[in-house]
RNA sequence: GCCGAAGUGGCGGAACUGGCAGACGCGCUAGGUUCAGGUCCUAGUGGGCUUCAUUGCCCUUGUGGGUUCGAGUCCCACCUUCGGCA
Numbered sequence: 001g002c003c004g005a006a007g008u009g010g011c012g013g014a015a016c017u018g019g020c021a022g023a024c025g026c027g028c029u030a031g032g033u034u035c036a037g038g039u040c041c042u043a044g045u046g047g048g049c050u051u052c053a054u055u056g057c058c059c060u061u062g063u064g065g066g067u068u069c070g071a072g073u074c075c076c077a078c079c080u081u082c083g084g085c086a
Stems, first nucleotide, its partner, number of pairs: 001085007010026003019069001027045006046059004062078005
């Protein structure tokens, strides 16, 4: 240099043919259980602003564009990592 794969909450990792982003697990928080801790059980858990509120609004799939009523998903460029060829 050329070809290919991957990039999604704090972590791993789903999302079918473009149609509610974050299922599920871990972790974390609160409660229960315990003398206490672990295990186990229940509930909650992306970010920001807002509300008396369990309300409401906005943002979010590596970065920037494009297509579309609608994009994690399709197209283009770039970045990073990995693999192959030379």